[in-house]
RNA sequence: CGUGCGCACGCGCCGAAUUCCGCAAGGGAACCGGGGAACCACCUACAUGGGGUGAAUCGGGCAUCCAGGUCUCGUCAGUGACCCGGGUACCCGUAGGAGACCUUCCUGCUCCGAACCCGUCAGCUAACCCGGUAGGCGAGAAGGAAGGAAAGG
Numbered sequence: 001c002g003u004g005c006g007c008a009c010g011c012g013c014c015g016a017a018u019u020c021c022g023c024a025a026g027g028g029a030a031c032c033g034g035g036g037a038a039c040c041a042c043c044u045a046c047a048u049g050g051g052g053u054g055a056a057u058c059g060g061g062c063a064u065c066c067a068g069g070u071c072u073c074g075u076c077a078g079u080g081a082c083c084c085g086g087g088u089a090c091c092c093g094u095a096g097g098a099g100a101c102c103u104u105c106c107u108g109c110u111c112c113g114a115a116c117c118c119g120u121c122a123g124c125u126a127a128c129c130c131g132g133u134a135g136g137c138g139a140g141a142a143g144g145a146a147g148g149a150a151a152g153g
Base pairs, nucleotide, nucleotide: 011138012137013136014135018029019028020027021026030133031132032131033130034129035128040123049121050118051117052116053115058093059092060091061090063088064087065086066085068083069082070081071080073078096112097111098110099109101148102147103146104145105144106143107142
């Protein structure tokens, strides 16, 4: 000097997930989500029910497993090829989303493109009703324009 790990105090990011009162239980504010008329919309059958939070949708490819069908070989058991549907894994894209004062626009770069929940049930939806306020990360934070904010003078 650099790097890794741990702790503390700060700063900041994704997200609705902050703040106040109270000894506590709990109660407010704020933000967020769901249900729920009229009007409007949808109105059928079948199939693989349907729906919600979220940016997280939709394609293609390569394997493998399951079910079905066709053809081929075979006495049978079974074998091989193809088609179609579904599951799993991986890869490549993609609708869309995030990134250091804030908002918008432009140009780049780096990432994400998940997961979970309801339980046969829900279009929109005033009144009204019911809930949530977690968790996880970073050492980097690009440049330009306009309008603000803050600090300084």